The RNA shown here (c-di-AMP riboswitch aptamer (ydaO/yuaA leader)) has 133 nucleotides and comes from a soil metagenome. Its mean pLDDT, the model's own confidence on a scale to 100, is 76. Its Rfam family is "c-di-AMP riboswitch aptamer (ydaO/yuaA leader)". Rfam's curators write: This family represents a conserved RNA structure found upstream of the ydaO and yuaA genes in Bacillus subtilis and related genes in other bacteria.
């Protein structure tokens, strides 16, 4: 010696290789798990509990059920950060969203197609070890 991510290259443009990250797609192998309660994809962003409220039955007030969607709460697979980078132990701190195909998608050579957006950030936590510019 910022962070996040595939989203970068020495600071701006254009251009072009080359990389980086996703996805589709045979043999072989896997797999009765396809069945509208669709299903499957990116992504750390998943799975639940309570409450609200919506429906249906009973039913006098209440009471059971069920809920793709919704609105709070809260917990949670998982994922981040405490300022170079890895490793391990303690400590604190945060997130845990959203989009997209359209009836399909197992793995997957050759081949094919897309993407390399946008945010954050004013002083850095303690220890042990290794290692770069």
């Nucleotide at each position: 010696c910022g962070c996040c991510u595939a989203a970068g290259c020495g600071a701006g443009a254009u251009g072009g290789a080359a990389g980086c990250g996703g996805g589709g797609g045979a043999c072989c192998c896997a797999c009765g798990u396809u069945g509208u309660u669709g299903g499957g994809g990116c992504u750390a962003a998943u799975c639940g509990u309570g409450c609200c409220c919506g429906g249906c039955u009973c039913u006098u007030a209440g009471a059971g059920c069920c809920g793709c969607u919704g609105g709070c709460a809260u917990g949670u697979a998982g994922c981040g950060c405490c300022g170079c980078u890895c490793u391990u132990u303690c400590g604190g701190u945060g997130c845990g969203a959203g989009c997209c195909c359209g009836u399909c998608a197992g793995c997957u050579a050759a081949c094919c197609c897309c993407g390399c957006a946008a945010g954050c950030a004013a002083c850095a936590g303690a220890a042990a070890g290794a290692g770069g510019a």